Description: Model confidence (mean pLDDT): 81 of 100. Transfer RNA from Candidatus Sungbacteria bacterium RIFCSPHIGHO2_01_FULL_51_22, 79 nucleotides, folded computationally. NCBI's taxonomy places the organism under Bacteria, Bacteria candidate phyla, Candidatus Sungiibacteriota.

[in-house]
RNA sequence: GCGGCCAUAGCUUAGCCCGGCUUAAAGCGCCACACUGUCACUGUGGAGAUCAGGGGUUCGAAUCCCCUUGGCCGCGCCA
Numbered sequence: 001g002c003g004g005c006c007a008u009a010g011c012u013u014a015g016c017c018c019g020g021c022u023u024a025a026a027g028c029g030c031c032a033c034a035c036u037g038u039c040a041c042u043g044u045g046g047a048g049a050u051c052a053g054g055g056g057u058u059c060g061a062a063u064c065c066c067c068u069u070g071g072c073c074g075c076g077c078c079a
Base pairs, nucleotide, nucleotide: 001075002074003073004072005071006070007069010028011027012026013025020059030046031045032044033043034042052068053067054066055065056064
C1' cells in the first nucleotide's frame, strides 16, 4: 500500500442481510420500594445508549452508499 471483519446503555449481546410493527430490546450491574431482626435471595418499579464520528440517498436510516477514526485478521512492496 491492497483486501476482509468489527464498533449499539457501566459490561456482555440481539436487532443490520430483506429501511417503517423497538420515538432502540434483553441479561448482568446500578437506584428506590416490598419482604427480612440485618445482609443476601426473591418480587415490583425506575434511571441509563441521538446505535464510533461526519456526510449522502429516502417520505422515513442502528439498518443502504461514501469518507474518516479506532481495534483485529490476511496479502503485498522497499531497503

About this RNA:
Rfam family: tRNA. By type it is a transfer RNA.